Predicted 3D model of a 1522-nucleotide RNA (small-subunit ribosomal RNA) from an uncultured prokaryote. RNAcentral holds the sequence, with entries from ENA. Model confidence (mean pLDDT): 85 of 100. Rfam family: Bacterial small subunit ribosomal RNA. Gene Ontology terms of the family: ribosome and structural constituent of ribosome.
RNA sequence: AGAGUUUGAUCCUGGCUCAGAACGAACGCUGGCGGCGCGCCUAACACAUGCAAGUCGAGCGAGAACGGACUUCGGUCCUAGUAAAGCGGCGCACGGGUGAGUAACACGUGGGUAACCUACCCUGAGGUGGGGGAUAACGUCUCGAAAGGGGCGCUAAUACCGCAUAAGGCCACAGGAACUUCGGUUCUAGGGGUCAAAGGGGGUCUUCUUCGGGAGGCACUCGCCACAGGACGGGCCCGCGGUCCAUUAGGUAGUUGGGGGGGUAAUGGCCCACCAAGCCUUCGAUGGAUAGCUGGUUUGAGAGAAUGAUCAGCCACACUGGAACUGAGACACGGUCCAGACUCCUACGGGAGGCAGCAGUGGGGAAUUUUGCGCAAUGGGCGAAAGCCUGACGCAGCGACGCCGCGUGGGUGACGAAGGCCUUCGGGUCGUAAAGCCCUGUCAAGGGGGAAGAACGGGCUGGUAUUAACGUGCCAGCAUUGACGGUACCCCUGAAGGAAGCACUGGCUAACUCCGUGCCAGCAGCCGCGGUAAUACGGGGAGUGCAAGCGUUGUUCGGAAUUAUUGGGCGUAAAGCGCGCGUAGGCGGCUUGGUAAGUCUGAAGUGAAAGCCCUCGGCCCAACCGAGGAAGUGCUUUGGAAUACUGCUGGGCUUGAAUCCUGGAGAGGCAUGUGGAAUUCCCAGUGUAGAGGUGAAAUUCGUAGAUAUUGGGAGGAACACCAGUGGCGAAGGCGGCUUGCUGGACAGUGAUUGACGCUGAGGCGCGAAAGCGUGGGGAGCAAACAGGAUUAGAUACCCUGGUAGUCCACGCCGUAAACGAUGGGUACUAGUUGUCGCGGGUAUCGACCCCUGCGGCGACGAAGCUAACGCGAUAAGUACCCCGCCUGGGGAGUACGGCCGCAAGGCUAAAACUCAAAGGAAUUGACGGGGGCCCGCACAAGCGGUGGAGCAUGUGGUUUAAUUCGAUGCAACGCGAAGAACCUUACCUGGAUUUGACAUGCACAGAACCUACCUGAAAGGGUGGGGUGCCCCUUGGGGAACUGUGACACAGGUGCUGCAUGGCUGUCGUCAGCUCGUGUCGUGAGAUGUUGGGUUAAGUCCCGCAACGAGCGCAACCCUCGUCCUUAGUUGCCAUCAUUAAGUUGGGGACUCUAGGGAGACUGCCGGUGUUAAACCGGAGGAAGGCGGGGACGACGUCAAGUCAUCAUGGCCUUUAUGCCCAGGGCUACACACGUGCUACAAUGGUCGGUACAAUGUGUUGCCAACCCGCGAGGGGGAGCUAAUCGCAAAAAACCGGCCUCAGUUCGGAUUGGAGUCUGCAACUCGACUCCAUGAAGUCGGAAUCGCUAGUAAUCGGAGAUCAGCAUGCUCCGGUGAAUACGUUCCCGGGCCUUGUACACACCGCCCGUCACACCAUGGGAGUUGCUUGCAACAGAAGUCGCCGGCCUAACCCUUCUUAGGAGGGGAAGGAGGUGCCAAAGGUGUGAAUGGCGACUGGGGUGAAGUCGUAACAAGGUAACC
Repeated sequence: AGAGUUUGAUCCUGGCUCAGAACGAACGCUGGCGGCGCGCCUAACACAUGCAAGUCGAGCGAGAACGGACUUCGGUCCUAGUAAAGCGGCGCACGGGUGAGUAACACGUGGGUAACCUACCCUGAGGUGGGGGAUAACGUCUCGAAAGGGGCGCUAAUACCGCAUAAGGCCACAGGAACUUCGGUUCUAGGGGUCAAAGGGGGUCUUCUUCGGGAGGCACUCGCCACAGGACGGGCCCGCGGUCCAUUAGGUAGUUGGGGGGGUAAUGGCCCACCAAGCCUUCGAUGGAUAGCUGGUUUGAGAGAAUGAUCAGCCACACUGGAACUGAGACACGGUCCAGACUCCUACGGGAGGCAGCAGUGGGGAAUUUUGCGCAAUGGGCGAAAGCCUGACGCAGCGACGCCGCGUGGGUGACGAAGGCCUUCGGGUCGUAAAGCCCUGUCAAGGGGGAAGAACGGGCUGGUAUUAACGUGCCAGCAUUGACGGUACCCCUGAAGGAAGCACUGGCUAACUCCGUGCCAGCAGCCGCGGUAAUACGGGGAGUGCAAGCGUUGUUCGGAAUUAUUGGGCGUAAAGCGCGCGUAGGCGGCUUGGUAAGUCUGAAGUGAAAGCCCUCGGCCCAACCGAGGAAGUGCUUUGGAAUACUGCUGGGCUUGAAUCCUGGAGAGGCAUGUGGAAUUCCCAGUGUAGAGGUGAAAUUCGUAGAUAUUGGGAGGAACACCAGUGGCGAAGGCGGCUUGCUGGACAGUGAUUGACGCUGAGGCGCGAAAGCGUGGGGAGCAAACAGGAUUAGAUACCCUGGUAGUCCACGCCGUAAACGAUGGGUACUAGUUGUCGCGGGUAUCGACCCCUGCGGCGACGAAGCUAACGCGAUAAGUACCCCGCCUGGGGAGUACGGCCGCAAGGCUAAAACUCAAAGGAAUUGACGGGGGCCCGCACAAGCGGUGGAGCAUGUGGUUUAAUUCGAUGCAACGCGAAGAACCUUACCUGGAUUUGACAUGCACAGAACCUACCUGAAAGGGUGGGGUGCCCCUUGGGGAACUGUGACACAGGUGCUGCAUGGCUGUCGUCAGCUCGUGUCGUGAGAUGUUGGGUUAAGUCCCGCAACGAGCGCAACCCUCGUCCUUAGUUGCCAUCAUUAAGUUGGGGACUCUAGGGAGACUGCCGGUGUUAAACCGGAGGAAGGCGGGGACGACGUCAAGUCAUCAUGGCCUUUAUGCCCAGGGCUACACACGUGCUACAAUGGUCGGUACAAUGUGUUGCCAACCCGCGAGGGGGAGCUAAUCGCAAAAAACCGGCCUCAGUUCGGAUUGGAGUCUGCAACUCGACUCCAUGAAGUCGGAAUCGCUAGUAAUCGGAGAUCAGCAUGCUCCGGUGAAUACGUUCCCGGGCCUUGUACACACCGCCCGUCACACCAUGGGAGUUGCUUGCAACAGAAGUCGCCGGCCUAACCCUUCUUAGGAGGGGAAGGAGGUGCCAAAGGUGUGAAUGGCGACUGGGGUGAAGUCGUAACAAGGUAACC
């Protein structure tokens, strides 16, 4: 730091996904040790049991027992002034837990308190006198099951209450001084009022004594009281900061304020009465949802984002709700009271309880520990202290939950062992890995030793200071105190021994092979794998990564610049409001003075500790821990600089803005009047049969007179020409002419104001068409509707009609692809050109022209920008200001809610769910019922066919035991097959066989081989006979070849896969194309070249050109035919000579011919056209002329085209069979359908007779002559020929002559009967041919369709391959030998350019909607059921406060009586009880908000192969869209 994923490819936009780090985690597999941490995130659910707050006898009274000792057995003493309990003091408000509530001064941060409190502690200074009355414990009686009480009686205090004293405090009064924020505060002399206290301990001295002790003095010590100060801790107030929803916009009556009162430690509507009517809020009040806040933690480069476990600070809570008491402090976790729910006890009358303390239990949950040890340390409470208490804490236990460290060994060791896996069978790999040999000893195990944490305190001893002494302080020594724990650590012993797993291996992403599976099973984070060769599933091997862990899941940050402050965008990708006016707000010209808020800088305070960072240090290291520093970007206070900028404020200016004046332009707006053309209708005339309409028609109109035409009239709407990338307006929009009213812009000139400006959330207004309301109007047009057509259908397109509407007035609606898909403003940044408006200059008689200024509307274009397209002074450039909007696609501009509307509907505007894309621009193709240009027997023009018949042949189908297999649009179908009776043959039935019919290797035997017989359908099986070769040789034998037997490796397979392949082939197509190098252009795919202008059969050539060249194709080179020359003449030829029946023979090379070599044709020549080109047209010459005819030759590629059955070949399958052998059958079937052919339908013919003329081939297992036989097929015969020699071999059509005379025939020959021939082992299934007889369909072929452009079609015969035989097929050969082509509109195919595209499997493409089915989430829904909450009145526990207080009350006061103890009365003060205000629960009524369920219902989404159509993408077949 990036990567994968949209496409055929590209760039961009944009989402999704991954790699990183982290975790209080959980789950899966696995698990050796230690250190340090951490451990209910869920039910603030319920809790059994134990423990978690007590302590003080030096505050007080009272005071056991067990046990022990002694005993006179009565008891005494010790235990012991102990335990337990009580009064009293202090503590219990700390410590510990939890995060429910809380959006708040709760928290954080910084301030304020002149508005306050603070127990214990410290300091200062002062005091502690003298009295009184009770009460618990206790005793006794009594109630109750219990918990708990009640009556009477006794008693103490550091408990309680008067009194004294008052340095001092407090209160009021009246003076003075200082400060002041003018509110007040502080200080001070004065008199007045008011307010305290408690004693304990040990010691010593004096005195009294009943000898127990009492009284007094002295000082010490611990307390007590009052005051002042400090410290610590708190209360209250304020500025600022940190969540979401506006689909929550208004809230508020103690509400806001006032002076007064109450209350509090204290301010305050905190509370109360009265008065006023305020207060909060778009800078988000109120309401709702969520949430403890912070230091920090995680991540990140940072800014941020997320988070708030452990540790630390603050807050809140303690079963739920309410309340107060006590106290320095609480409205109190282990206190009280009341109410409620729950649990427990009960004798049913009543009671008890609160683990969100530590353990622990149940429950919930994916999930979180021991009912441990100890107060040794640290800390806390009490105490004078010893000490006691302390689940705080220190430790241990459990858990890989996390971090850190260590180990599971080290060295050597090649035969590269065995074994596994793979293999091209050679080998490779696991792998120095193992074994073996030599070592070491961490951890674990056993044994032994053994710390630090401990210092206090108290005890003893000694010293020292102080005191009169006791005592107290300090110092030193000795002994004593450890839960952890015999732990850490160290040593010894033996021993490599006890200690490695997990995930991954298609790309991202490090790591590859085999087998199994066969769109199955499965995988998957994204893309995607799996349908028989899966590096993606499962297993094995190998490898990669991490490692006592490894993976998975979840969550957070990152990557994500994917919410963009740093750091994004809005023409077409998502995104500019339809347009204006304007409020708040934001921003704002030049100059000068002041101020100093922002800004900058210094200082001070604060920013707790811990953490992060740096340095150093302590545990062996590390984790961890300690010390110091830095940092903490913040807040507050204060000083200052410069006033550069901004703000505030005063003054000035004119350039921004505005006003006045003059002028012209304009479909700007509103209203009035008016004009002509046209359509329609009405009336009248002329006139007659049609008109109208369409692709063609019909509906329709017309003989009741249409259409056409003439005249007249009516009415409504719209304004031809002018008219223009002209004008005006903010936009929507505005078009005859006239008049009135009116807005804006522009130009010119001076003057005036003096920043008055820009933008603009809300708000207000305008706003096409359609639509709505009321009333008019209605000619034309025209939704709906009707009819006619079209069509498979046609609720459409086309036609004929036609109503709303379109028009007017008034009122709504408020939306459009309201578009420049481009918000407004200002400034700046090359030019060229057109046009509109107004000027200036110059020129002119003048209109023009030319130069120039301003303002509009356009075109092109530099720089720049842009993903590209494109924009480019009218910016999409460069900047600034303000507003609006966007954040993947679908769901959806939808639902719900709200607002608006008469309605239609509009505005605002989600979620669940679902996908991995959806998009923009451009590129290359392909395609188009797009365009242009051009080819082709493509059409047209012709000739002949096919499709109809019969037959042949192939195919489909059917049949069959089998009808073997393949080929299937063109490009399968007389194709593989150039030849199925057996064989072939692969198929079927039956019979045999298993190392095999065939190959190689081994062993044994035998040479091989020839031959007879039996059985059998044959294969096969069985029994004999004959026979011994060749090479080497050491004479034993060995070898080669062949045969037989045997065992095993293996053979074999026309079994599967042509979609695993090679090779070969078809096809587009003999079409003219397909590419490359370098350069250039483009971000790139790619383009250029190859396009363009000509031309060609051709990317053939020429010219031009950012291209220049080149390659594969084209052409040419090759073969053949056509002309000539030359060479050579046998088997060929024969002009001349001779000869013959005959080139038969002699002879000849002239000719033909043969087959070698050459020549020839190149647009070379002439003319014209053309760009002076290429080339074309015409002509000459020539055997041949513009490629002379034909052939071979087939670019890059396409069709997963064809072929595993030609051959080869990977993989799979088979191995007594899917191999092999044999016999018979089948491939030849037959209701049908199709293709390709043959023969015909006749007279251009048939038939009979006669007469001519070829070429190519082929022949010894062969062709076969002459001659003979047969009607014939053929038979006999045997000459010749290994072929220019002989044979096949007759060419046929043609020509001459005869007959037939238009008919199912003298056409046609199928079919059938009979008789034969030939081949062959064999013609039944199933050959060909011959003869006789038979004589079918068929009289020229529907729709449709094929071939052919010249020696071609048509027609005629000949030959060959295959082959024993079998040809209508195939291939080749020659004979006779036409017609037509105007032309390129159309059909088909193709080439080039261009255009559109939503196609790229490429139009046989893509794709839309309803319906049907399944599933999912969701809206509505009569209702029903929860939860939260407002309001109203009711109710009213406990409790504070107030009132009453007749009842009760020891202390104080007054008073009467008195036995002097006391009793009575009154007062003060207090209480019970009652009552009032407030008020929790509760019930009632009525709202609001939010969930669950809900018959039914609405749409939505998703789902390999459902239905109907064809809407969109091409002009998508009616351009599409809003």